This is a predicted structure of a 119-nucleotide RNA (SAM riboswitch aptamer (S box leader)) from a Nitriliruptoria bacterium.
It was read from a public genome assembly, where an Rfam model found it.
Its mean pLDDT, the model's own confidence on a scale to 100, is 78.
[in-house]
RNA sequence: ACGCCAUCCAGAGAGGUCGAGGGACCCGGCCCGACGACGCCUCCGCAACCACGGCCGGCGCGGCCCGCGCCGCAGCCGCAGGUGCGACGUCCGGCCCCGCAGGACGGGGAAGAUGGCGG
Numbered sequence: 001a002c003g004c005c006a007u008c009c010a011g012a013g014a015g016g017u018c019g020a021g022g023g024a025c026c027c028g029g030c031c032c033g034a035c036g037a038c039g040c041c042u043c044c045g046c047a048a049c050c051a052c053g054g055c056c057g058g059c060g061c062g063g064c065c066c067g068c069g070c071c072g073c074a075g076c077c078g079c080a081g082g083u084g085c086g087a088c089g090u091c092c093g094g095c096c097c098c099g100c101a102g103g104a105c106g107g108g109g110a111a112g113a114u115g116g117c118g119g
Base pairs, nucleotide, nucleotide: 002118003117004116005115006114007113008112013043014042015041016040017039021032022031023030026094027093028092029091044086045085046084048083049082050081052078053077054076055075056072057071058070059069060068061067062066090111096108097107098106099105
């Protein structure tokens, strides 16, 4: 690369640099952008997953209802170590299905992104 699983309506910005496009591909919308977007660097922050710690539970030991050790599905709290993220619901819809008078309105898919495991 690829496969599986889970999540994606919340949350979180400033400076410098660059100089014209950008919001995953294609199409249709709707937005952002010379009041400098996007990208890159620095700092700051958020807390989705993993890790760590605690609450909680079980077992064992000592000791007399306290301490120690080990284990633990899920939940809650903390932390910010590993990733990730910091406009608009993954910005919305579409090539698939359903509801609806219709519908970019609702629900379910597809695809995408992120994390974990495998590889």